[in-house]
Context: one part of a larger RNA
RNA sequence: UGGCGGGGGAGCACCACAACGGGUGGAGCCUGCGGUUUAAUUGGAUUCAACGCCGGGAAGCUUACCGGGGGAGACAGCUGGAUGAAGGCCGGGCUGAAGACCCUGCCAGACUAGCUGAGAGGUGGUGCAUGGCCGCCGCCAGCUCGUACUGUGAAGCAUCCUGUUAAGUCAGGCAACGAGCGAGACCCGCGCCCGCAGUUGCCAGCGCGCCCUCCGGGGCGGCGGGUACUCUGCGGGGACCGCCGGCGCUAAGCCGGAGGAAGGAGCGGGCUACGGUAGGUCAGUAUGCCCCGAAUCCCCCGGGCUACACGCGGGCUACAAUGGCCGGGACAAAGGGUACCGACCCCGAAAGGGGAAGGCAAUCCCCUAAACCCGGUCGUAGUUCGGAUCGAGGGCUGCAACUCGCCCUCGUGAAGCUGGAAUCCGUAGUAAUCGCGCCUCAAAAUGGCGCGGUGAAUACGUCCCUGCUCCUUGCACA
Numbered sequence: 001u002g003g004c005g006g007g008g009g010a011g012c013a014c015c016a017c018a019a020c021g022g023g024u025g026g027a028g029c030c031u032g033c034g035g036u037u038u039a040a041u042u043g044g045a046u047u048c049a050a051c052g053c054c055g056g057g058a059a060g061c062u063u064a065c066c067g068g069g070g071g072a073g074a075c076a077g078c079u080g081g082a083u084g085a086a087g088g089c090c091g092g093g094c095u096g097a098a099g100a101c102c103c104u105g106c107c108a109g110a111c112u113a114g115c116u117g118a119g120a121g122g123u124g125g126u127g128c129a130u131g132g133c134c135g136c137c138g139c140c141a142g143c144u145c146g147u148a149c150u151g152u153g154a155a156g157c158a159u160c161c162u163g164u165u166a167a168g169u170c171a172g173g174c175a176a177c178g179a180g181c182g183a184g185a186c187c188c189g190c191g192c193c194c195g196c197a198g199u200u201g202c203c204a205g206c207g208c209g210c211c212c213u214c215c216g217g218g219g220c221g222g223c224g225g226g227u228a229c230u231c232u233g234c235g236g237g238g239a240c241c242g243c244c245g246g247c248g249c250u251a252a253g254c255c256g257g258a259g260g261a262a263g264g265a266g267c268g269g270g271c272u273a274c275g276g277u278a279g280g281u282c283a284g285u286a287u288g289c290c291c292c293g294a295a296u297c298c299c300c301c302g303g304g305c306u307a308c309a310c311g312c313g314g315g316c317u318a319c320a321a322u323g324g325c326c327g328g329g330a331c332a333a334a335g336g337g338u339a340c341c342g343a344c345c346c347c348g349a350a351a352g353g354g355g356a357a358g359g360c361a362a363u364c365c366c367c368u369a370a371a372c373c374c375g376g377u378c379g380u381a382g383u384u385c386g387g388a389u390c391g392a393g394g395g396c397u398g399c400a401a402c403u404c405g406c407c408c409u410c411g412u413g414a415a416g417c418u419g420g421a422a423u424c425c426g427u428a429g430u431a432a433u434c435g436c437g438c439c440u441c442a443a444a445a446u447g448g449c450g451c452g453g454u455g456a457a458u459a460c461g462u463c464c465c466u467g468c469u470c471c472u473u474g475c476a477c478a
Stems, first nucleotide, its partner, number of pairs: 001478002003475003007472007016462002020426005027317008035308002043054002065303007075117004080111001087107003091103003121292002124290003130286001132281003135277003142181006149156002160173004186270005192237007201227003206224003209220004240263001243257005319419001323378007335366003340359002344355004385416001390411007432454008
């Protein structure tokens, strides 16, 4: 100097507690992991910080594993070679199938893997040799430098104290005075207003057309036209504790109020210090060293990664009446689209199929949002709850759905009546709940990433638990 303490003090955090809401832990299923099994069930990751992770949704490919089969050595030396090298082929044999190989022969015309070295290649080893990138400490507020001063020196001071802040944020004090990285500022999205712009967006007023009409009127941006409104895009304004009152030291700031679309960092995100963790990744790529090198390289077929007595993590669906089912009615946002989205028509009970307009897209399409509202039904029942499992029929993708895909219909209807110890998330448009899109993708979402709809309860505190920061103290630790 650091680290540590079942030492002390101060402060802080829903990856802490408290208050509240909803879960997980019990069931079935999906998915990852351990274990076991296996010819192989390729490998990595293992407290937080491994376990729907490696964008890892593997039928082939992927694929690194297993079984079988085949291929292949730049260059140099030796060897063989016009008495024919490499290469190719009919028939027969071998084989799952093969001029791959073997027998016999033919074509061909200059090289040659038989040997030695040396290569190509290696998802072979080492993340304890590395780069790069990433996780965590860290939803932290710290980490340093220049000069001066103190100390023989390591070093200290500054960076401490008091108040304050989300913050080493700021103010006041002080042998310190300044400065840098970080915090903040900055950048993006959302919320209010204004300006500019007006097609592919929009339609208030004007005209036309079409449809319905109870003849009163109603509907359709379809056309002319318009650019008011909505919207979209760009630019600007707006919030600063600025104003008022109180507290505080007349400070920094804090509390309340007014005005305001918005307050005290408006809300959400991006960016994220010096370092540490021999954290993770040699299997994304790069790369040192070691190893294989006719196999540890490359290709093909089949299988496996999908196994199943078990154990664990993450999820989905439920156990019902704030509900299930049937009929009718309403309202989004954000995305995506060329061998792609596919309106519309026809066929089919449906999945889907046959045609096919438009759209490289504010133009066309995916695109009916669902929860919700109205009416009906069920009446507490393992049920009209719940849908696992299995049977049958049909459809789609794809060379191919047996191992091992997804969808539809009919039948079957399992466990499950709110889940022990324990444990997770959340403070507001949040939790909970409802659907929609995209990514991966030929096909295959309960995953990941986004989007909007409905929309709470509780706290406005504390340091008791878990941890973090700062000061201080002890130490036989470095």

The prediction has a mean pLDDT of 82. The part of an RNA shown here (small-subunit ribosomal RNA, 3' major domain) has 478 nucleotides and comes from Candidatus Mnemosynella biddleae. Rfam family: Archaeal small subunit ribosomal RNA. Clan: SSU clan. Rfam links the family to the GO terms structural constituent of ribosome and ribosome.